[in-house]
A computed fold for a 526-nucleotide part of an RNA from an uncultured Bacteroidota bacterium, annotated as small-subunit ribosomal RNA, 5' domain.
Context: one part of a larger RNA
């Protein structure tokens, strides 16, 4: 000098854009953050409406018939999105490749099929136990839930034949025989639409492996028995000591093994002329984790943040028998700390889940609030104005210098602030209506509906200089000097060093210098 996720002191007018627990991966009150589908199903707790009964009426009772729908069965989603950086020095990450050893829901394309039957179970109802959480029993019922049968190959297995390759075990291709393996319906304007099953291909996403790169310490020199390899098996979607039996005795290491310490990695960021050095907040990609540890289940995908089981620590409820919980999601609280924000609004846009759709959900997201934390922009007025006023300060003191064109005063302007009026873009689609084409589906055109931010941005007008300047420094480095006070005291200080009676170095004042809504200080890095 530069930098920032900074902090502290003094000060503070506005706007735009960004950023905001670096510490305790400490503990968490409360609310919300993952649901959706009635066009899969039985149904009807609550709401509304037909209908029915009673009543002159108000009204009461009833009412799955309808709109819908709590709880329940079922499907899909919940493995994404969001958070954090504990662990990990490792094929975790980066980069270049490989898998003749693999999987892939949803999506796209192609082919074929979608036949018949059955047994249950939740819910509802009844009973029992329990303080609760909940649990047990009985009766009864449905499905795109479950089971069985049938059918099926270009799928899978076995066997045979042929051809090619190979010394051989065998491999590949073609072909034949044989065995095995599937399903679910719903809506309809009756035209169809949406599904389901099997197989193949694509796309996408993942899994596995290899080379190279990847911090410090030798005051860590030897490490290793599933260890290194083979054979056979088990397991897996798949290769492999991944696991197991047997056999061999290997494997790594001074080009640093092993051990110890530290650390998420990268694109990048800061600085620097560069080489380099330091860092990895925000944004983007990857990894790891979800109270600590372990385990599997479901599933296309997890060994699963807001799923399950076990152990442990902690907290809460309890009728003492027993139960409940997990903010490193968004807000918020306590604690720690020099230090880091609102228990806000909306699904309007973008994106996601479900749904045929309308739509529902979405603390993702978009917005608003707080903070000079940073960067950028604007303003705090402009022109004229000399009795160079008064006051302050200084001096060689009837005077002069300086503050200083500064003020007063005259004329002008109105950014910003205040008030008044107008007022967006972000909206495209979907939906609805109409028309046209079309056998329908559908497509096209036109109209209409939908904005949290927000009466915000922006525009226009009104009056009035009105609403707006501080901070640090002035011995040298280093731009900027005098007086007074103090008297090695009080104090200053980044280094050199100032202060013991004339201190440009301490404290105050006047003046000056530098930056400016900031200015200084402290700590880190270059």
């Nucleotide at each position: 000098g530069a930098u920032g996720g900074a902090a502290c002191g003094c000060u503070a007018g506005c706007g735009g854009c960004a950023g905001g627990c670096u510490u305790a991966a400490u503990a968490c009150a409360u609310g919300c953050a993952a649901g959706u589908c009635g066009a899969g199903g039985g149904g009807c707790a609550g709401c509304a409406c037909a209908g029915g009964u009673a009543g002159c009426a108000a009204u009461a009772c009833u009412g799955g018939g309808u709109g819908g729908c709590g709880a329940c069965c079922g499907g899909c989603a919940a493995a994404c999105g969001g958070g954090u950086g504990c662990g990990g020095a490792a094929c975790a990450c980066g980069u270049a490749c490989g898998c003749a050893a693999c999987c892939u829901u949803c999506c796209u394309u192609u082919a074929a099929c979608u036949g018949g039957a059955g047994a249950a179970u939740a819910g509802c109802c009844c009973c029992u136990c329990g303080a609760a959480a909940g649990a047990g029993g009985g009766a009864u019922u449905a499905a795109u839930a479950c089971u069985c049968c049938g059918u099926a190959a270009c799928a899978u297995g076995u066997u045979g034949a042929u051809a090619a390759g190979g010394c051989a075990u065998c491999u590949u291709a073609u072909u034949a025989a044989u065995a095995u393996u599937a399903u679910a319906g719903c809506c309809u304007u009756c035209g169809g639409g949406c599904g389901g099953u099997u197989a193949a291909a694509g796309a996408u996403g993942g899994g596995c492996g290899u080379g190279c790169g990847c911090c410090u310490g030798a005051u860590u020199a030897g490490a290793u028995a599933g260890u290194u390899g083979g054979c056979g098996g088990g397991g897996u979607a798949a290769c492999g000591g991944c696991c197991c039996a047997c056999c061999a005795a290997g494997u790594c290491u001074g080009c640093g093994a092993u051990c110890a310490g530290u650390a998420a990695c990268u694109g990048g960021u800061g600085u620097g002329a560069g080489a380099g050095c330091a860092c990895g907040a925000c944004c983007a990609g990857u990894c790891a984790c979800a109270c600590g540890g372990g385990c599997a289940c479901u599933g296309a995908g997890a060994c699963a943040c807001g799923g399950g089981c076990c152990c442990g620590a902690c907290u809460c409820c309890u009728a003492c028998g027993g139960g409940a919980g997990g903010c490193a999601g968004c807000a918020g609280u306590a604690a720690g700390g020099a230090a880091u924000a609102u228990u806000g609004g909306u699904c309007a846009a973008u994106g996601g889940a479900c749904g045929a759709a309308a739509g529902u959900c979405u603390g993702a997201a978009c917005c608003a609030g707080c903070c000079a934390u940073g960067c950028c922009g604007c303003g705090u007025g402009g022109a004229g104005g000399a009795u160079u006023a008064a006051g302050g300060c200084c001096c060689u003191c009837u005077g002069g210098g300086u503050u200083g064109u500064a003020a007063a005063c005259u004329c002008c302007u109105u950014u910003u602030a205040u008030c008044u009026g107008g007022g967006a873009a972000g909206a495209a689609a979907u939906g609805c209506c109409a028309u046209u084409u079309u056998u329908c589906u559908a497509a096209a055109u036109g109209g209409u509906u939908u904005g949290a931010c927000g009466g915000u941005a922006c525009c226009a007008g009104a009056g009035g200089a009105a609403u707006a300047a501080g901070c640090a420094c002035c011995g040298g480095c280093u731009a900027a000097c005098u007086c007074c006070g103090u008297g090695c005291c009080a104090g200053c200080a980044g280094c050199c060093g100032c202060g013991g009676u004339a201190a440009u170095a301490c404290g105050g004042a006047g003046g000056g210098u530098g930056c400016a809504a900031g200015c200084g200080u402290u700590a880190u890095c270059c």
Its mean pLDDT, the model's own confidence on a scale to 100, is 85.